[in-house]
Predicted 3D model of an 81-nucleotide RNA (c-di-GMP-I riboswitch aptamer) from a Syntrophomonadaceae bacterium. Its mean pLDDT, the model's own confidence on a scale to 100, is 80. The sequence was found by an Rfam model in a public genome assembly.
RNA sequence: AUAACACAAGGGCAAACCCGCCGGAAGGCGGGGACGCAAAGCCACGGGUCUAACGCGAGGUGAGAUCGCCGGGUUGCAGUG
Numbered sequence: 001a002u003a004a005c006a007c008a009a010g011g012g013c014a015a016a017c018c019c020g021c022c023g024g025a026a027g028g029c030g031g032g033g034a035c036g037c038a039a040a041g042c043c044a045c046g047g048g049u050c051u052a053a054c055g056c057g058a059g060g061u062g063a064g065a066u067c068g069c070c071g072g073g074u075u076g077c078a079g080u081g
Base pairs, nucleotide, nucleotide: 005081006080007079012037013036017032018031019030020029021028022027035068041074042073043072045071046070047069048066049065050064051063053061054060
């Protein structure tokens, strides 16, 4: 110096719910609020899950969302053992 684990310090993020706004919806943004999180920082690349636009209908085609569902990629603070 790097990696892993544990314990600290300074702190960080923000589930459910409520209010307002956007959206067809899933859901997102802002404020309040904390269930939790060592990447709960970022990326829709793979898988999963959710929404349901188009179409008379069937078959089908397409789009969006979720990274706090999992994997992967990438970046990052910190003293001691």